[in-house]
Overview: This is a predicted structure of a 350-nucleotide part of an RNA (small-subunit ribosomal RNA, central domain) from a metagenome.
Context: one part of a larger RNA
RNA sequence: CUGGGCGUAAAGGGUGCGUAGGUGGCACUGUAUGUCGGAUGUGAAAGCCUGGGGCUCAACUCCAGAAUUGCAUUCGAAACUGCAGAGCUAGAGUACAGGAUGGGAGAGCGGAAUUCUUGGUGUAGCGGUGAAAUGCGUUGAUAUCAAGAAGAACACCGGUGGCGAAGGCGGCUCUCUGGAAUGUUACUGACACUGAGGCACGAAAGCUGGGGGAGCAAACAGGAUUAGAUACCCUGGUAGUCCCAGCCGUAAACGGUGUGAACUUGGUGUAGGGGGUAUUGACCCCCCCUGUGCCGGAGCUAACGCGUUAAGUUCACCGCCUGGGGAGUACGGCCGCAAGGUUAAAACUC
Numbered sequence: 001c002u003g004g005g006c007g008u009a010a011a012g013g014g015u016g017c018g019u020a021g022g023u024g025g026c027a028c029u030g031u032a033u034g035u036c037g038g039a040u041g042u043g044a045a046a047g048c049c050u051g052g053g054g055c056u057c058a059a060c061u062c063c064a065g066a067a068u069u070g071c072a073u074u075c076g077a078a079a080c081u082g083c084a085g086a087g088c089u090a091g092a093g094u095a096c097a098g099g100a101u102g103g104g105a106g107a108g109c110g111g112a113a114u115u116c117u118u119g120g121u122g123u124a125g126c127g128g129u130g131a132a133a134u135g136c137g138u139u140g141a142u143a144u145c146a147a148g149a150a151g152a153a154c155a156c157c158g159g160u161g162g163c164g165a166a167g168g169c170g171g172c173u174c175u176c177u178g179g180a181a182u183g184u185u186a187c188u189g190a191c192a193c194u195g196a197g198g199c200a201c202g203a204a205a206g207c208u209g210g211g212g213g214a215g216c217a218a219a220c221a222g223g224a225u226u227a228g229a230u231a232c233c234c235u236g237g238u239a240g241u242c243c244c245a246g247c248c249g250u251a252a253a254c255g256g257u258g259u260g261a262a263c264u265u266g267g268u269g270u271a272g273g274g275g276g277u278a279u280u281g282a283c284c285c286c287c288c289c290u291g292u293g294c295c296g297g298a299g300c301u302a303a304c305g306c307g308u309u310a311a312g313u314u315c316a317c318c319g320c321c322u323g324g325g326g327a328g329u330a331c332g333g334c335c336g337c338a339a340g341g342u343u344a345a346a347a348c349u350c
Stems, first nucleotide, its partner, number of pairs: 004321003007304002012318001014201004021194003025088002028085004034080001035077008049065006091191001092188004096183002103177007110154001114150008125136002162169002206247006215241002220236004258317006266295011299306002323350003332343004
């Protein structure tokens, strides 16, 4: 290189946007880069192959042919590909209409609970556990009532329900803003798909500066348990968790399944939109599109299972894998304040 793979055996990049590149709808005209055909020249000899000949045979050798899959020139072909021109509307996009939405950002508001403070009532316990103890309490706790303060999170609705590219998003209202679906035709006319680099986003933890701090709670302290107990249980408790600005760039970032497109029996839920039947109207019922689930046919699969949301049948493009350990480590580069991230071996060993 050819080849085989990536749900669970090694292997899908965390996600998107997009540059180069690769690939690209229908029909027409031209061209002739690729492509196909002919001719000519060349493609040394020897060797290989075929047919003959000579050494007694063979090895060896001589003669002739074929082959030399290539290159160049030239003449043609025009289906496919490319290129040029002029078109089309089925891909893609734009506009319009009425709906759905925890999509994002900012501001304001609300009630329940918790803790604390103050005051009232009230008295000896409270709390906690398997059982206890540490702890709190006669300087009046726990309980209960009222008032106030603070921070964080939003019960019920809530749903294999919705939205988002992923991470993720849930009290209510307002403002700004994104995307998707459905429907009607109107418009643009291939404007498309993928995407090495690149850029942007990216849970939690962690870091820097400033605020905030109710509850929870690494570390830490104490009490238990235990042979021990640097734990599990209990009482406390600091970073942190929250906000603003800036870093970090990783996760079982999972559907362990890259993106886009086409094709291939069905059944049954559910969400959004539309059409029909019916009706005074709304349901019910039937159909279409889009999303989201379950079951299952063919097919696939080592099996488990997947099964129109494919892991079926194909195409385009990207990423990745190649025995286990050493090792996602060392060294070097790049990035980072650091923690570290990313790229990524070898010796040796089985």